Context: one part of a larger RNA
RNA sequence: CUGGGCGUAAAGCGUACGUAGGUGGAUGCUUAAGUCUGAUGUGAAAUCCCUGGGCUUAACCUAGGAAUUGCAUCAGAUACUGGGUAUCUAGAGUAUAGUAGAGGGAGGUGGAAUUUCCGGUGUAGCGGUGAAAUGCGUAGAUAUCGGAAGGAACAUUAGUGGCGAAGGCGGCCUCCUGGACUGAAACUGACACUGAGGUACGAAAGCGUGGGGAGCAAACAGGAUUAGAGACCCUGGUAGUCCACGCCGUAAACGAUGAGAACUAGGCGUUACCCCUGCUUGCAGAGGUAGUGCCGAAGCUAACGCGUUAAGUUCUCCGCCUGGGGAGUACGGUCGCAAGAUUAAAACUC
Numbered sequence: 001c002u003g004g005g006c007g008u009a010a011a012g013c014g015u016a017c018g019u020a021g022g023u024g025g026a027u028g029c030u031u032a033a034g035u036c037u038g039a040u041g042u043g044a045a046a047u048c049c050c051u052g053g054g055c056u057u058a059a060c061c062u063a064g065g066a067a068u069u070g071c072a073u074c075a076g077a078u079a080c081u082g083g084g085u086a087u088c089u090a091g092a093g094u095a096u097a098g099u100a101g102a103g104g105g106a107g108g109u110g111g112a113a114u115u116u117c118c119g120g121u122g123u124a125g126c127g128g129u130g131a132a133a134u135g136c137g138u139a140g141a142u143a144u145c146g147g148a149a150g151g152a153a154c155a156u157u158a159g160u161g162g163c164g165a166a167g168g169c170g171g172c173c174u175c176c177u178g179g180a181c182u183g184a185a186a187c188u189g190a191c192a193c194u195g196a197g198g199u200a201c202g203a204a205a206g207c208g209u210g211g212g213g214a215g216c217a218a219a220c221a222g223g224a225u226u227a228g229a230g231a232c233c234c235u236g237g238u239a240g241u242c243c244a245c246g247c248c249g250u251a252a253a254c255g256a257u258g259a260g261a262a263c264u265a266g267g268c269g270u271u272a273c274c275c276c277u278g279c280u281u282g283c284a285g286a287g288g289u290a291g292u293g294c295c296g297a298a299g300c301u302a303a304c305g306c307g308u309u310a311a312g313u314u315c316u317c318c319g320c321c322u323g324g325g326g327a328g329u330a331c332g333g334u335c336g337c338a339a340g341a342u343u344a345a346a347a348c349u350c
């Protein structure tokens, strides 16, 4: 390299947008680049192959042929691919009428609870554990009632429910704003798919500056446990968790399953919308479209399992894998304030 693969054995980039590139719907006409046919020229000789000839054979030598699968030119073919042109509407999109939603951003606001502070009542314990102790408390705690402050999170509703490209998103109200779906079918007329580089977003932790700090809580301290206990348990407790702005760019970033399209038995739920039927007029049933689940035909799979939301049958494009360790390391490059990230070997060894 070919071949073979990528749910769990090595292997799908965390996700999207998009440049180059690759691929691309229907019909007519045209062109003849790819493609196909024929002819001509060329494709040195030797070698190889075939048929002969010459050394007594053979190796070897030698004559002729074939081959040289290529290239160029010319003539033709036009199904397919490409180029040009015209038309179309099934892909894609726009307009229109609606719908659902924790989709995003900003501002405001609410109650419960924890904690602290102030005041009242009240007295000896509270707290904690397997059992204790550290701790708090006669300077009046815990408990209970009233008031105040402040921060963070939003019980129930809540649902293999919804929305989002992924990360993720949950009190209520207002403003700004993205996407999806459904119904009719008006308009555009292939405008599409994928996407090396690139760009943007990207949990938690961490970093910088400035705020904030109730609860929780790495580090740390003490009490226990224990042979020891640098832990598990307990009492405290600082970064952090929260906000603003800026970095970081990683996760079991998982469906461990790239994106798009087409086709291939069904059954039962559920969410949104539409339509029809029935009646009690807001409920039941049948159907359609789009999502989201469970179970299963065929088929696939090493098995587990997957099974119209495929891991089935095919097509297009991208990414990735090639025995274990060394190693996601070294060196170099790029990025970063740093932590480090990314790209990424070899010797050696089994």
Base pairs, nucleotide, nucleotide: 004321005320006319007304008303012318014201015200016199017198021194022193023192025088026087027086028085029084030083031082033081034080035077036076037075038074039073040072041071042070049065050064051063052062053061054060091191092188093187094186096183097182098181099180103177104176105175106174107173108172109171110154115149116148117147118146119145120144121143125136126135162169163168206247207246208245209244210243211242215241216240220236221235222234223233258317259316260315261314262313263312266295267294268293269292270291271290272289273288274287276285277284278283279282299306300305323350324349325348332343333342334341335340

Small-subunit ribosomal RNA, central domain from a metagenome, 350 nucleotides, folded computationally. Model confidence (mean pLDDT): 89 of 100.